[in-house]
RNA sequence: AUGUCUGUGGCGCAAUGGUAGCGCAGCGGUCUCCAACACCGAAGGUUGCAGGUUCAAGUCCUGCCAGGCGUG
Numbered sequence: 001a002u003g004u005c006u007g008u009g010g011c012g013c014a015a016u017g018g019u020a021g022c023g024c025a026g027c028g029g030u031c032u033c034c035a036a037c038a039c040c041g042a043a044g045g046u047u048g049c050a051g052g053u054u055c056a057a058g059u060c061c062u063g064c065c066a067g068g069c070g071u072g
Base pairs, nucleotide, nucleotide: 001071002070003069004068005067006066007065010024011023012022013021018055027041028040029039030038048064049063050062051061052060
């Protein structure tokens, strides 16, 4: 330089173009002498950035940025 894949809560991942969810961690509660375990609950997201298409975009299209793999 070029091809391809990935980018979504703190972390790991989901999500037919139609309400952005799950697990773990953290927080609160029950339990316990105290903790841990277990159980219950609530919170936490400008879906990498900027545009475009659409009634509607995490999803489709374009450009950029970052990372992985391959080719030279």

Model confidence (mean pLDDT): 83 of 100. The RNA shown here (transfer RNA) has 72 nucleotides and comes from a Chloroflexia bacterium. The source organism's lineage runs through Bacteria, Bacillati, Chloroflexota and Chloroflexia.